[in-house]
This record gives sequence, C1' cells and structure tokens, in this order.
RNA sequence: ACAUAGCCCCCGGGGAGCGCGUUGGCGCUGAGAGUGCGGUCGGUACACCGGCCGCAGACCCGAGGAACCUGAACUGGUUAGCACCAGCGUAGGGAGUAGGGCAGUUGUCGGGCA
Repeated sequence: ACAUAGCCCCCGGGGAGCGCGUUGGCGCUGAGAGUGCGGUCGGUACACCGGCCGCAGACCCGAGGAACCUGAACUGGUUAGCACCAGCGUAGGGAGUAGGGCAGUUGUCGGGCA
C1' cells in the first nucleotide's frame, strides 16, 4: 500500500409457530413467537380479544447469502404438538459484493533499520 476479519452510522431484506383453555389466561421451542400507534372486519361488543393492512420498535440477516420464501398439508426418525435430527439440497428464489467513521486483526507485496 492492497486485500481481509471486527465495531458503529447510514441503507436494504425477513419471520413471528405449536399445545391446553376459550373474550382476558397458562405452557413449549426459539435470537425473536406481534411491543406501541392508526385503519378496517369479526366476536351481540363500551371496555376487552382476534384476523388483515400501514407506520414505528425488538430480534435475525445482507452475497463465502439455509436470515427468509417456494417445492411442502413433502419423506424417515422423534415430540403432547410445534420445534428438533436426517433427507429433499451441487434444487428454484432471496436483501449493499455500496458509502462513511472508529480501531488496527490476519494475509500478501514494497520500503527502512539491525
């Protein structure tokens, strides 16, 4: 000097399942199991709860990309079930190979001194 790994800023992508109960609750796995506000629909419905949508938040991921989606209501094992393990899978998709800052890891090359 170049490349590279780390942290921060900025930008972008993504999911929110299962069981019991059944208007409010409890439990399981997990980084996260929908936290806040608004809209809309439903539950006789003010409160409350739930579905969907939007904005914001937490969390994960950004190309060496299994974060996440499709195949998939997949196949075998396993579990209360989801999850998990193996396969599918060299499958098909998937957001910066961006920029700025901090610090100065690792590698290569060059130079100086001994």

The RNA shown here (TPP riboswitch aptamer (THI element)) has 114 nucleotides and comes from Occultella gossypii. The organism belongs to Occultella, within Bacteria. It matches the Rfam family "TPP riboswitch aptamer (THI element)". Rfam links the family to the GO term thiamine pyrophosphate binding. The prediction has a mean pLDDT of 76.